[in-house]
RNA sequence: CGGGAGGUAGCUCAAAAGGAAGAGCGUCGGUCUCAUAAGCCGAAGGGUGUUGGUUCGAAUCCAACCUUCCCGA
Numbered sequence: 001c002g003g004g005a006g007g008u009a010g011c012u013c014a015a016a017a018g019g020a021a022g023a024g025c026g027u028c029g030g031u032c033u034c035a036u037a038a039g040c041c042g043a044a045g046g047g048u049g050u051u052g053g054u055u056c057g058a059a060u061c062c063a064a065c066c067u068u069c070c071c072g073a
Base pairs, nucleotide, nucleotide: 001072002071003070004069005068006067007066010025011024012023013022019056027043028042029041030040031039049065050064051063052062053061
C1' cells in the first nucleotide's frame, strides 16, 4: 500500500428480505436452607464504533473515518 472479516448489555453471541433490539452467563432482590451452593421467581442494564446520506421509518442500505483480526505485497 492492496484485499477480506468483525465492532450490538459487564462477557459470549442473536436479530434474512428496512417496521424500530433479545438470549445465555454474570450482577442485584426474593424464595428455599441452620448456612452456602444448586434450583425456582423477579429486576436493573445497550438504541447498535463515529459522522454524514437515503427513507415515513436504518443494527440492517450507501459514503467517509476510527479500531481489532486475517491474507498478500